RNAcentral holds the sequence, with entries from MGnify. The RNA shown here (Lysine riboswitch aptamer) has 154 nucleotides and comes from uncultured Slackia sp. Model confidence (mean pLDDT): 77 of 100. Its Rfam family is "Lysine riboswitch aptamer". Its family is annotated with lysine biosynthetic process in the Gene Ontology.
[in-house]
RNA sequence: GGUAGAGGCGCGCCUUUCAUCAGUACCCCCACCGAGCGCCAGGGUGCGCGGGGCGAAAGGGAACGGCGCCGAAGGGCUGCGGGCACCCUGGCCCGUAUGAUCCUGGGGUGCAGCGAAACACGCUGCACACUGUCGCACAUUGCGGAGAGCUGCC
Numbered sequence: 001g002g003u004a005g006a007g008g009c010g011c012g013c014c015u016u017u018c019a020u021c022a023g024u025a026c027c028c029c030c031a032c033c034g035a036g037c038g039c040c041a042g043g044g045u046g047c048g049c050g051g052g053g054c055g056a057a058a059g060g061g062a063a064c065g066g067c068g069c070c071g072a073a074g075g076g077c078u079g080c081g082g083g084c085a086c087c088c089u090g091g092c093c094c095g096u097a098u099g100a101u102c103c104u105g106g107g108g109u110g111c112a113g114c115g116a117a118a119c120a121c122g123c124u125g126c127a128c129a130c131u132g133u134c135g136c137a138c139a140u141u142g143c144g145g146a147g148a149g150c151u152g153c154c
Stems, first nucleotide, its partner, number of pairs: 001154005008070001010069005016063003027053004036047002039091007073104003077099001078097006105131002108128008133145005
């Protein structure tokens, strides 16, 4: 350098089905001047509270199955597009793409923050043990490192 592998509630993607979203939004009828409306704040414009009827969808989630895999993958930064009924300003958030190789070995539990309709789930941070791997040692164990790692073969 090439090739093949390992960690395990292992990672990611897709179809289908199901629940949720929600008796919500939209629409229709009655009635009327009304609190309010939007991701947040300020300014301006606009729309409209109540009762009844009909009544979704997307995103997110679970299960079976299939596919690709073991920096699998995720996140931060950056570019582009987007979010409120519309416009401006500021912030925050969502999607997507690329790069540099910035961070993270892996899953779990708890807490906090963000996203989200959500107590589901995801992401981030902190703490706690567990687990795999290598190194060191005082070696039944303890300590430390990181995947640009580790192991087998050529």